A computed fold for a 72-nucleotide RNA from Candidatus Yanofskybacteria bacterium RIFCSPHIGHO2_02_FULL_43_17, annotated as transfer RNA. NCBI's taxonomy places the organism under Bacteria, Bacteria candidate phyla, Candidatus Yanofskyibacteriota. Its mean pLDDT, the model's own confidence on a scale to 100, is 83. Its Rfam family is "tRNA". Rfam links the family to the GO term triplet codon-amino acid adaptor activity.
RNA sequence: GGGCGUGUAGUUAAGUGGUAUAACGCCGUCCUGAUAAGACGGAGGCCCCAGGUUCGAUCCCUGGCACGCCCA
Numbered sequence: 001g002g003g004c005g006u007g008u009a010g011u012u013a014a015g016u017g018g019u020a021u022a023a024c025g026c027c028g029u030c031c032u033g034a035u036a037a038g039a040c041g042g043a044g045g046c047c048c049c050a051g052g053u054u055c056g057a058u059c060c061c062u063g064g065c066a067c068g069c070c071c072a
Base pairs, nucleotide, nucleotide: 001071002070003069004068005067006066007065010024011023012022013021018055026042027041028040029039030038048064049063050062051061052060
């Protein structure tokens, strides 16, 4: 330098055009003599950035950035 892939909550992931889900973690309540486990409830992300297409984009297109793999 070229090619491919990935980027979504604190972490790991799901989500193939209609106002984003789960598990673990975190907070509160219940339970217990107390803790753990368990039950119930809650907070937390406008989806890496900028454009474009569309009535409407996490999703499609273009260009960047970061990380990984391969080639040179």